[in-house]
This record gives sequence, C1' cells and structure tokens, in this order.
RNA sequence: GCCGUCGUAGCUCAGUGGUAGAGCACGUCCAUGGUAAGGACGGGGUCACGGGUUCAAUCCCCGUCGACGGCU
Repeated sequence: GCCGUCGUAGCUCAGUGGUAGAGCACGUCCAUGGUAAGGACGGGGUCACGGGUUCAAUCCCCGUCGACGGCU
C1' cells in the first nucleotide's frame, strides 16, 4: 500500500428497512434474626463519525476513524 470482518447500554452480545432488546452489572422494594442466593419493579443508548438512497435507515450505498485478520 491492497483486501476482508467487526464497531449497538458499564461489560458480553442479539436485532439486518417500520417506535432498539437479552444476560450480567447498577438502583428501589419484597423476603431473612442478618448475609449470600432468590422474587418484583426501575434507570441507563446522538446504534463509532459524516454524507447519500428511501415516506421511513442500527439495517442499503459512499467516505472517514478505530479494532482484528490476511496479502504484498
């Protein structure tokens, strides 16, 4: 230098055009003599960034940045 995959909640990851989810973590409550485990409810996201297509984009297209891998 070229090619590919990936970037979504604090962490690990789903979701692939039609209002963004799970597990763990966090908060409140229940329960216990108390703690852990357990149960109920809740908070938390400019979907890496900038453009484009579309009535509508996390999803499709182009570029930029970053991570990883391959080729030279």